[in-house]
Record summary: Model confidence (mean pLDDT): 82 of 100. This is a predicted structure of a 72-nucleotide RNA (transfer RNA) from a Candidatus Levyibacteriota bacterium. Its Rfam family is "tRNA". Gene Ontology term of the family: triplet codon-amino acid adaptor activity.
RNA sequence: CGGGGUGUAGUUCAUCGGUAGAACGCUGCGUUCGGGACGCAGAGGUAGAAGGUCCAAUUCCUUUCACCCCGA
Numbered sequence: 001c002g003g004g005g006u007g008u009a010g011u012u013c014a015u016c017g018g019u020a021g022a023a024c025g026c027u028g029c030g031u032u033c034g035g036g037a038c039g040c041a042g043a044g045g046u047a048g049a050a051g052g053u054c055c056a057a058u059u060c061c062u063u064u065c066a067c068c069c070c071g072a
Base pairs, nucleotide, nucleotide: 001071002070003069004068005067006066007065010024011023012022013021018055026042027041028040029039030038048064049063050062051061052060
């Protein structure tokens, strides 16, 4: 320098055009002598950033940033 991949909740990952969900973790309550386990409820993300297309974008397009892989 060229090509490709990944980036979504604290963590690991879904969703892949119709307005974002699970598990674990966290908080409260119940249960227990207490803890753990278990049950119930809840908080937490406009999806790396910017722009574009569209009635509508995490999803499509462009640029860009970080990391990883391949080639030179």